[in-house]
Context: one part of a larger RNA
RNA sequence: UGACGGGGACCCGCACAAGCGGUGGAGCAUGUGGUUUAAUUCGAUACAACGCGAAGAACCUUACCUGGUCUUGACAUCCGUGGAACUCGGCAGAAAUGCCUUGGUGCCUUCGGGAACCACGAGACAGGUGCUGCAUGGCUGUCGUCAGCUCGUGUCGUGAGAUGUUGGGUUAAGUCCCGCAACGAGCGCAACCCUUGCCCUUAGUUGCCAGCACAUAAUGGUGGGAACUCUAAGGGGACCGCCGGUGACAAACCGGAGGAAGGUGGGGAUGACGCCAAGUCAUCAUGGCCCUUAUGACCAGGGCUACACACGUGCUACAAUGGCCGGUACAGAGGGUUGCCAACCCGCGAGGGGGAGCCAAUCCCGCAAAGCCGGUCGUAGUCCGGAUCGGAGUCUGCAACUCGACUCCGUGAAGUCGGAAUCGCUAGUAAUCGCGAAUCAGCAUUGUCGCGGUGAAUACGUUCCCGGGUCUUGUACA
Numbered sequence: 001u002g003a004c005g006g007g008g009a010c011c012c013g014c015a016c017a018a019g020c021g022g023u024g025g026a027g028c029a030u031g032u033g034g035u036u037u038a039a040u041u042c043g044a045u046a047c048a049a050c051g052c053g054a055a056g057a058a059c060c061u062u063a064c065c066u067g068g069u070c071u072u073g074a075c076a077u078c079c080g081u082g083g084a085a086c087u088c089g090g091c092a093g094a095a096a097u098g099c100c101u102u103g104g105u106g107c108c109u110u111c112g113g114g115a116a117c118c119a120c121g122a123g124a125c126a127g128g129u130g131c132u133g134c135a136u137g138g139c140u141g142u143c144g145u146c147a148g149c150u151c152g153u154g155u156c157g158u159g160a161g162a163u164g165u166u167g168g169g170u171u172a173a174g175u176c177c178c179g180c181a182a183c184g185a186g187c188g189c190a191a192c193c194c195u196u197g198c199c200c201u202u203a204g205u206u207g208c209c210a211g212c213a214c215a216u217a218a219u220g221g222u223g224g225g226a227a228c229u230c231u232a233a234g235g236g237g238a239c240c241g242c243c244g245g246u247g248a249c250a251a252a253c254c255g256g257a258g259g260a261a262g263g264u265g266g267g268g269a270u271g272a273c274g275c276c277a278a279g280u281c282a283u284c285a286u287g288g289c290c291c292u293u294a295u296g297a298c299c300a301g302g303g304c305u306a307c308a309c310a311c312g313u314g315c316u317a318c319a320a321u322g323g324c325c326g327g328u329a330c331a332g333a334g335g336g337u338u339g340c341c342a343a344c345c346c347g348c349g350a351g352g353g354g355g356a357g358c359c360a361a362u363c364c365c366g367c368a369a370a371g372c373c374g375g376u377c378g379u380a381g382u383c384c385g386g387a388u389c390g391g392a393g394u395c396u397g398c399a400a401c402u403c404g405a406c407u408c409c410g411u412g413a414a415g416u417c418g419g420a421a422u423c424g425c426u427a428g429u430a431a432u433c434g435c436g437a438a439u440c441a442g443c444a445u446u447g448u449c450g451c452g453g454u455g456a457a458u459a460c461g462u463u464c465c466c467g468g469g470u471c472u473u474g475u476a477c478a
């Protein structure tokens, strides 16, 4: 100087407390451990691994296993020889591949040849998701959006180092004020950026419709309008600015007015010096090592989907604030030409036929659901719950056996609110309800990322648990 303390003082955080809803019990989904297996590819492992890499394993992917094959190689550059490239078909085979075969002769040219491509040959070489993340770059997690981490000069100290950065106040903040052997500065904080909430200006189609007309069963449907909504570009607006109080005449804090918004208005992006030899050699790059008729490459089938069990994360429930039936209302944000797919017809339905429109403020996905109105059920393992299984189908795809999703009929399991323990959340939040997108041929009712609808309760307080910050103290630790 640090680190640590079941030392002290002060302060903060859904850290506790106060509340609301869960997990832990059930069934299922998913990941992991374990076990099994020819293989169940590899990585991630307290917080910070476990719906993680994977924004989508039937083949492919795929790295694994079994079998069948290749050896200048599936891929790159160079050399030689031949041929344009390309293409129809047959046989064997699971295919890879092997054998045979049809058509075709192009472009540039100084006629030597050349460019692209294909085949064969020789070797330089290719190739490796093989090892080492404890050789590395890059990227990332975490402490933590915590308020810290440092430097120059000066001063003090033999020196390590200290001071500044401590102190009194204050703040979300090393934020600011005052004081001070310090005076300044840098990286962080804040602001500048995006979005949302109010207003104005400009603009007015595909969006809008107040007033004036027209038309209709009805609809901005039409003429028209530029007001309103909205769209999207530019401005304004909030600064403790004003008033009162507290304070040290400061910084600031408390209350009030005005205001759409009030004390960083809400949300996001943004992550200092560093720590964990944290994670990743399987995104990529890369040193070293290793393989080179194989640890490389191709193909078929299988596996990654196994199942006595254990754990994590979720979904659906156990019901009446509910289930079912009928009627009826209101979003936002997205996506669409290899696409989204309307009307209409068929089918109980998944879906099929059909073909209009739309490269989309125009057309389509597209009926939001909870809600509201009415009916029924009456506390029952039920008109709750839907697992499981049987049958019949639909769609995608070369192909749904291993191993897809969905529909219909039947079947109707566990489950009556969950032990010890444990998680999230402070407001448009929790809870609850649906909708969309990426990936994608197909496959997510449950994952992820977004979007809106309905919409709470509680916070006395900081003694305690956890984590963190500042000062101080002890130390046989570095």
Stems, first nucleotide, its partner, number of pairs: 001478002003475003007472007015462002019425005026316008034307002042053002064302007073125001077124002079121005086103001089100004107114002127291002130289003136285002138280003141276001143274001148187006154163003167178003193268004198236007208225002212223003239262001242256005318418001322377007334365003339358002344353003384415001389410007431454007
Record summary: Predicted 3D model of a 478-nucleotide part of an RNA (small-subunit ribosomal RNA, 3' major domain) from a metagenome. Rfam family: Bacterial small subunit ribosomal RNA. Rfam links the family to the GO terms structural constituent of ribosome and ribosome.